Source information: This is a predicted complex of two RNAs, RNase P RNA and transfer RNA, with 444 nucleotides together. Its mean pLDDT, the model's own confidence on a scale to 100, is 80. Rfam match: Bacterial RNase P class A. The literature on the family includes a 2013 paper in RNA Biol by Beauregard et al., "Identification and characterization of small RNAs in Yersinia pestis". Rfam classes the family as a ribozyme.
RNA sequence: UGAGUCGGCCAGGCGGCCGCGUCGGAGGAUCCCCUCGGGGUGAACCCGCCGAGGAACGUCCGGGCUCCACAGGGCAGGGCGGUGGGUAACACCCACCCGGGGUGACCCGCGAGCAAGUGCAACAGAAAGCAGACCGCCUGGGUGACCAGGUAAGGGUGAAACGGUGGUGUAAGAGACCACCAGCGUUCCCGGUGACGGGGGCGGCUGGGCAAACCUCGCCCGGAGCAAGACCAGACAGCGUGCGUUCGAGGGCUGCCCGCCCGAGCACGUGGGUAGGUUGCUGGAGGGGCGUGGCAACGCGUCCCCGAGAUGGAUGGUCGCUGCCCCGCGCGAGCGGGGUCACAGAACCCGGCGUACAGGCCGGCUCAUUCG
RNA sequence: GGGCGUAUAGCUCAGCGGUAGAGCUCCGGUCUUACACACCGGCGGUCGGCGGUUCGAAUCCGUCUGCGCCCA
Numbered sequence: 001u002g003a004g005u006c007g008g009c010c011a012g013g014c015g016g017c018c019g020c021g022u023c024g025g026a027g028g029a030u031c032c033c034c035u036c037g038g039g040g041u042g043a044a045c046c047c048g049c050c051g052a053g054g055a056a057c058g059u060c061c062g063g064g065c066u067c068c069a070c071a072g073g074g075c076a077g078g079g080c081g082g083u084g085g086g087u088a089a090c091a092c093c094c095a096c097c098c099g100g101g102g103u104g105a106c107c108c109g110c111g112a113g114c115a116a117g118u119g120c121a122a123c124a125g126a127a128a129g130c131a132g133a134c135c136g137c138c139u140g141g142g143u144g145a146c147c148a149g150g151u152a153a154g155g156g157u158g159a160a161a162c163g164g165u166g167g168u169g170u171a172a173g174a175g176a177c178c179a180c181c182a183g184c185g186u187u188c189c190c191g192g193u194g195a196c197g198g199g200g201g202c203g204g205c206u207g208g209g210c211a212a213a214c215c216u217c218g219c220c221c222g223g224a225g226c227a228a229g230a231c232c233a234g235a236c237a238g239c240g241u242g243c244g245u246u247c248g249a250g251g252g253c254u255g256c257c258c259g260c261c262c263g264a265g266c267a268c269g270u271g272g273g274u275a276g277g278u279u280g281c282u283g284g285a286g287g288g289g290c291g292u293g294g295c296a297a298c299g300c301g302u303c304c305c306c307g308a309g310a311u312g313g314a315u316g317g318u319c320g321c322u323g324c325c326c327c328g329c330g331c332g333a334g335c336g337g338g339g340u341c342a343c344a345g346a347a348c349c350c351g352g353c354g355u356a357c358a359g360g361c362c363g364g365c366u367c368a369u370u371c372g
Numbered sequence: 373g374g375g376c377g378u379a380u381a382g383c384u385c386a387g388c389g390g391u392a393g394a395g396c397u398c399c400g401g402u403c404u405u406a407c408a409c410a411c412c413g414g415c416g417g418u419c420g421g422c423g424g425u426u427c428g429a430a431u432c433c434g435u436c437u438g439c440g441c442c443c444a
Stems, first nucleotide, its partner, number of pairs: 001368010012322007020051002023048003031040003053343001057354002060352005065225004072258004077221005082096005097111001098109004112216002117214002119210002134155002136151006163181006182206001184203008229279004238270006250262003286305008323340007373443007382396004390427001398414005420436005
């Protein structure tokens, strides 16, 4: 210098004017009550503080919180799956192991068990999991076509064909036997917390794939969700049928069973009423700095900061300067015009994952080339 | 805001690991003077998109998109 890889960060900046939302201050209209002194309610206008995101998104996981019985037992169902750690928890994160890819930095892996069982494998092929003879090879019979037997070394099919190479052996062959290699089981030693790695001995010669197929093993999971839940105010009207009041309907929001609790109303039809307010509601597993333990994720200590809470749902518009980008002119300094950018908009709150994304900045590392 | 379901031919649906089907529609033929009915034959599919698992995916898994339903 070029190519690449990994990680972190920003999401235009400053100011004026107008507008919107919550809250605080000031203000007092209106209305209500009354023992006529007052008390309550607090509109408009004014001032001040604050006012979207890294994903607020999808709602795919995990938790807090709330109610159901502070949540019980069994079956069913669902999720996870190398090892060790982190965490409130996780399907997330970190480190390592193993397998695969890359020259490399590095990346990818839903990564337990198919020698527990069951099942699946279209088409092609002789044969698809248990062995099996289409061609070929060999032996015997037959003049011959062919018949009987042996054989998985060779051909061909397929995604996949029963370890690989070489030799001995044989009628031809074959782990039938031997050497080496790959792989499996078992045992011992060494290293490691462990997954696992390295080495030695023994054994039968090998018993393929799919578990994001049923299933098995281990671990985890009660259900519903802020439209949860609580309180206040206000409106209404009953009627008909069926079941039921301790021989108990119905309910306690998982499918079933058990158990426990509540229990006098419940279900259907018809006919009516309301669809308001307050709370939950934001200060929290919160953010930043420093120190410290740890390879890291993260933990601990200390100091500082407060950063939206709407309810038909606010966060916008415009102007000036400037950064960046685009277009035109100019040799050039520069000038003029346009855009303000992409993805996207909180609704109970957090931790993750996934997805979308214009442009830009910083850092670590690798490879190639050149120079010293 | 929260919780669910679904997507296969022009329409309505089946198929749930092994070359994608049915009915209606459409096209051609027979029948008829002609049309309809009827009968015979045929056309028509990125199985919503993209990845993954598998030898093989409409089917199993993940993600995105469209459409629909429920709640106070």